[in-house]
Context: one part of a larger RNA
RNA sequence: CGCUGGAGAAUUGCAAGGGCCUAUCCCUAGUACGAGAGGACCGGGAUGGACGCACCUCUGGUGGACCUGUUGUCGUGCCAACGGCACAGCAGGGUAGCUAUGUGCGGAAGGGAUAACCGCUGAAAGCAUCUAAGCGGGAAGCCUGCCUUAAGAUAAGUUCUCCCUGGGCCGGUUUUCGGAUCGGUCUCUGAAGGGCCGAGGUAGACUACCUCGUUGAUAGGCUGGGUGUGGAAGCGUCGUGAGGCGUGGAGCUGACCAGUACUAAUAGCCCGUGAGG
Numbered sequence: 001c002g003c004u005g006g007a008g009a010a011u012u013g014c015a016a017g018g019g020c021c022u023a024u025c026c027c028u029a030g031u032a033c034g035a036g037a038g039g040a041c042c043g044g045g046a047u048g049g050a051c052g053c054a055c056c057u058c059u060g061g062u063g064g065a066c067c068u069g070u071u072g073u074c075g076u077g078c079c080a081a082c083g084g085c086a087c088a089g090c091a092g093g094g095u096a097g098c099u100a101u102g103u104g105c106g107g108a109a110g111g112g113a114u115a116a117c118c119g120c121u122g123a124a125a126g127c128a129u130c131u132a133a134g135c136g137g138g139a140a141g142c143c144u145g146c147c148u149u150a151a152g153a154u155a156a157g158u159u160c161u162c163c164c165u166g167g168g169c170c171g172g173u174u175u176u177c178g179g180a181u182c183g184g185u186c187u188c189u190g191a192a193g194g195g196c197c198g199a200g201g202u203a204g205a206c207u208a209c210c211u212c213g214u215u216g217a218u219a220g221g222c223u224g225g226g227u228g229u230g231g232a233a234g235c236g237u238c239g240u241g242a243g244g245c246g247u248g249g250a251g252c253u254g255a256c257c258a259g260u261a262c263u264a265a266u267a268g269c270c271c272g273u274g275a276g277g
Stems, first nucleotide, its partner, number of pairs: 001152001005163007015149004021049007033038001051106005059100004066093005071086006110144003117137004164276001166187009188274001193271004197213005218264003221260005228252002234247005
């Protein structure tokens, strides 16, 4: 820009893409078959491999705004307690998130038309013949079925809901002389809805997308909970002391889950018109 008034939602599916793998074991059955050795079709079940998609409950990894231990040194006057630096100083753990080696699921079933091939009926050609007319069966393959995109599918589809129903003058066309319609101009009007802007994240390079904006839990804070760490400081007590024990599963705790308007989403502006030959 188009889709022929504008708008918000929900859809159909032309078409395109993805997927399409395979093994072993068990039952049927040591049956059919076979002198034996051996050993099925058909049908049913189980467990895997590789691959793919999704996810983080579990098992782990990571986790430099979490917790703890600890070395050296400097600082807060000193003790104690803390802070800075030393690769994040080093080390032990670890929430969310992200992850695989972890977890779940998938290939299908079913339907249709077929290939080779197997048939029915059947003439030409009194027989025979699956074929000439006609009718069946029959593949991991084909068309579907499953997943994804999808109406720029310009043949631009469908459904629901919402919104707009002014006036004056000039000119043209038409007229049943009421008017209708087209163009210009002045004035009025500015809907539904969208955007700007702001708080953000399930989204993200930007953009886009999604949620929210006081009729509010969108983010921060605060409160409570969870999770992690692993027993704070102070005080008491025991020990000459390093240190131990008690108070006390203590203190601290990013991203997690809730609650709560305390802070910030204020105020406002712009686009979009007037019924659509």